The part of an RNA shown here (small-subunit ribosomal RNA, central domain) has 349 nucleotides and comes from an uncultured bacterium.
The prediction has a mean pLDDT of 91.
The full RNA is in RNAcentral, with records from ENA and SILVA.
Its Rfam family is "Bacterial small subunit ribosomal RNA". Its family is annotated with structural constituent of ribosome and ribosome in the Gene Ontology.
Context: one part of a larger RNA
RNA sequence: CUGGGCGUAAAGGGAGCGCAGGCGGCACGGCAAGUCUGGUGUGAAAACCCGGGGCUCAACCCCGGGACUGCAUUGGAAACUGCCGGGCUGGAGUGUCGGAGGGGUAAGCGGAAUUCCUAGUGUAGCGGUGAAAUGCGUAGAUAUUAGGAGGAACACCGGUGGCGAAGGCGGCCUGCUGGACGACGACUGACGCUGAGGCUCGAAAGCGUGGGGAGCAAACAGGAUUAGAUACCCUGGUAGUCCACGCCGUAAACGAUGAAUACCAGGUGUCGGGCGCCACGGGCGCCCGGUGCCGCAGCAAACGCAGUAAGUAUUCCACCUGGGGAGUACGUUCGCAAGAAUGAAACUC
Numbered sequence: 001c002u003g004g005g006c007g008u009a010a011a012g013g014g015a016g017c018g019c020a021g022g023c024g025g026c027a028c029g030g031c032a033a034g035u036c037u038g039g040u041g042u043g044a045a046a047a048c049c050c051g052g053g054g055c056u057c058a059a060c061c062c063c064g065g066g067a068c069u070g071c072a073u074u075g076g077a078a079a080c081u082g083c084c085g086g087g088c089u090g091g092a093g094u095g096u097c098g099g100a101g102g103g104g105u106a107a108g109c110g111g112a113a114u115u116c117c118u119a120g121u122g123u124a125g126c127g128g129u130g131a132a133a134u135g136c137g138u139a140g141a142u143a144u145u146a147g148g149a150g151g152a153a154c155a156c157c158g159g160u161g162g163c164g165a166a167g168g169c170g171g172c173c174u175g176c177u178g179g180a181c182g183a184c185g186a187c188u189g190a191c192g193c194u195g196a197g198g199c200u201c202g203a204a205a206g207c208g209u210g211g212g213g214a215g216c217a218a219a220c221a222g223g224a225u226u227a228g229a230u231a232c233c234c235u236g237g238u239a240g241u242c243c244a245c246g247c248c249g250u251a252a253a254c255g256a257u258g259a260a261u262a263c264c265a266g267g268u269g270u271c272g273g274g275c276g277c278c279a280c281g282g283g284c285g286c287c288c289g290g291u292g293c294c295g296c297a298g299c300a301a302a303c304g305c306a307g308u309a310a311g312u313a314u315u316c317c318a319c320c321u322g323g324g325g326a327g328u329a330c331g332u333u334c335g336c337a338a339g340a341a342u343g344a345a346a347c348u349c
Base pairs, nucleotide, nucleotide: 003321004320005319007303008302012317014201015200016199017198021194022193023192025088026087028085029084030083031082033081034080035077036076037075038074039073040072041071042070048066049065050064051063052062053061054060091191092188093187094186095184096183097182098181103177104176105175106174108172109171110154115149116148117147118146119145120144121143125136126135162169163168206247207246208245209244210243211242215241216240220236221235222234223233258316259315260314261313262312263311266294267293268292269291270290271289272288273287274286275285276284277283278282298305299304322349323348324347331342332341333340334339
C1' cells in the first nucleotide's frame, strides 16, 4: 500500500476536444512474454515450525525433517491476457433520402413603448407616497394631436415546449455554418470508451482602447421614516448596462448527481420522425430518439431515486478523509489591475 466513500452529512473538475496512459466486440490459426506444470541448480549457517534427544525442569544446547513463499536454467500445456496473421459485422463511422429546432455567426428590415426636440390645442397644476416632502410647472408643465431624433429590448405566439457540450439561445428576412434525429441497410471493418498534463469555450460583474448612451441604475446628492437610518420608500443621478477589439476565468457555473456501455415491472403526458390497420374531416396499434410525471423490484440514515437510477455490473478520470485557523500565509504560475490557480502549519475545540 491493499479501505470506505462522493444528490442533501467531507467529496463530481464549469464545459468540451484530445496527446500519453488505462481499458476494450465475434470466430479462427500461430507464438509462448504474462499464466499453469515437471526436472535441475541455487536459496550459507544460525534463527523459525514439526519430531526426537542432553543438562533434575526450563531458559539454553544437540540431531533429523520441513520451510526459506525467491532467483536462474531447461522440458511441457495453450483456456485466459498479450503479440503476430488473415477474416466477420452486432460496437463505431461513412453514404443516400427526409423533416424538426430561440444551435452559431454576419448583414439588413419592422412595429409597440419610454425619453428628448419642434409645432398645435389647452390651463393650473403635475408627480410621488402609508402619509408626505424634495422635484417639475404661468419663461405655460401634466394631458392631448402632428412631425422628428436616438438608444435599448422584442408583448401576444410561449408551453412542465424546442436547440446547444456547458455558459447559454426568443421580432422578421437573407447569406455562411455546426450538431442531433428518423428512414434505407449500400460502404469501411473494432477504426472504440475514458482521458493525468495540454488546448479551446466559458453568465454576471470588473479592466484596457475607441465609440454610443433612450430607459434602468451601484456610487453620490436631496426628501422622508426613525432614538439613530451611512438602509428599506420617494425625487434626481454617474460609472455601468449597449457596440468593436483585447483581457479577466469566476458563480448556488445546480440535477448541489463526471463520462461511456449493457441489463432490470408497468402506467401516463408531451416534442421530432417512421411503419401498419380501420368503418378514414377521424381513430387504433407498434418502433426509434428527446423531455416530464407516477410507480414495482432494488437501493437509501432518512428525504427520496427508480429504463433520463441515487438499481445491478464493467472501464476510465476528478475528488473526500473531524470543526475552526483557511481557501488564509508563504512560494510559484497567470493577470494591466481587481485578483485567479495551486495551497500549508503553529495554535485551538